[in-house]
RNA sequence: GGCAGCCCCUCGUGCGGCGUCAUCCUAUGAACCUCCCCAGGGCCGGAAGGCAGCAAGGAUAAGUAGGCUCUGGCGGGUGCGCGAGGGGUCUUUCGCG
Repeated sequence: GGCAGCCCCUCGUGCGGCGUCAUCCUAUGAACCUCCCCAGGGCCGGAAGGCAGCAAGGAUAAGUAGGCUCUGGCGGGUGCGCGAGGGGUCUUUCGCG
C1' cells in the first nucleotide's frame, strides 16, 4: 500500500409503523344572486287551460363538524433489510521497501 472482515457516519432504496393532509363516508348547510316542486297570490285567455313564480318542503354547492376502514400525497432523532460513498487507534491475508 491492496483485498476482505468488524465498527461509525452520510445518502439512496424496499417493506412496515407513527403523524399530518387530501380523497371518501355521515351530519349540517342557500330568504334571493343553485336546482326540483311550487300553496297563496299575480299575468294571459270568453272558457278549457297556460305562463312566470315568492313562502314552505326536498336535493345539493361553497363551507362547517365528526369519522378514519380503504386509497393517494407528504414528513421524521421511527423499526428491520439491501445497496453506494466516506471515515476509523482494530483483525486476517497478500505484495513492496